[in-house]
RNA sequence: UUGUUAUCAAGAAAGGCAGAGGGAAUAGACCCAUUGAAGCCUUAGCAACCCUUUAUUUUUAAAGAAGGUGCUAAAUUCUACCCAAUAUGGAUAGAUAACUC
Numbered sequence: 001u002u003g004u005u006a007u008c009a010a011g012a013a014a015g016g017c018a019g020a021g022g023g024a025a026u027a028g029a030c031c032c033a034u035u036g037a038a039g040c041c042u043u044a045g046c047a048a049c050c051c052u053u054u055a056u057u058u059u060u061a062a063a064g065a066a067g068g069u070g071c072u073a074a075a076u077u078c079u080a081c082c083c084a085a086u087a088u089g090g091a092u093a094g095a096u097a098a099c100u101c
Stems, first nucleotide, its partner, number of pairs: 003099006013043005021032003026080004044072003048069003051064005076093001081090002
């Protein structure tokens, strides 16, 4: 990378380099950004999955830790596809993790 499953309205910052964009894709909007965007490095932090423990309805819940990935503006920023008066509804897509080809 391919596929499957689960989760995604909570949480979490600084410094250096850098120098104009960024918020996944398409289209609208709306935000962030020279009071420095993206990217890279270092430290710190958060705690989603894997992990550990307890209970157990045997697959769920709670707690713990931070080893492996991950994450640290705004709900996956909002809307657009379906139902619907609305929706933390559904579908598609995306992101992350575990397993797998």

A computed fold for a 101-nucleotide RNA from Lutibacter sp., annotated as SAM riboswitch aptamer (S box leader).
The coordinates come from a structure-prediction model, not an experiment, and the mean pLDDT is 84.
Taxonomically the source falls in Lutibacter (Bacteria, Bacteroidota, Flavobacteriales, Flavobacteriaceae).